[in-house]
This record gives sequence, structure tokens and C1' cells, in this order.
RNA sequence: UCCCGAAAAGGCCGAACCCUUCGGAAGAAGGGGGCGGAAAGCGGCGGAUCUUCCCAAGAUGGAGAGAUGGCCGAGCUGCCGAA
Repeated sequence: UCCCGAAAAGGCCGAACCCUUCGGAAGAAGGGGGCGGAAAGCGGCGGAUCUUCCCAAGAUGGAGAGAUGGCCGAGCUGCCGAA
């Protein structure tokens, strides 16, 4: 240093739910809130799930456009530090 994640410190993010706005929807942004998180930092690359539209018609189907990075994997970066 890497793997790894005990203890502590300073910080960081902000689930459900409520309000406002945007969107046809999944959902997003802002405010409140705080369940949790060592990548809950970054990017939809692969898978998965969800929305929508088209095709097809029994095939638990196919193609397109989107959503989720707080679902999993892989990638890039990163604070602290014992075994």
C1' cells in the first nucleotide's frame, strides 16, 4: 500500500412519511424529517426490477424510449484506522 472494518474524532449523505413544483407514468427537484450508510461519492457498462409505447398472440414472448447508483456485479475516485 492492498484486502479488511474494531474503537474513536471531525465532517458527509439522508429511507419511510409530510408539503410544494415538474412529468402521461415509473419517478425527479426543493423544504421538513431521520431509517440507516465507509463509498448511501461518481457514471446506467452488464444483470435485475419498474414505467410507457409498438409488434406478436399463448410464447411466463420480442423491439424501442425512459426510471432506479439507498437491488446485485464490474469500473473510477475517496476520510479514519486496530486485529
Molecule: c-di-GMP-I riboswitch aptamer
Organism: Nitrospirota bacterium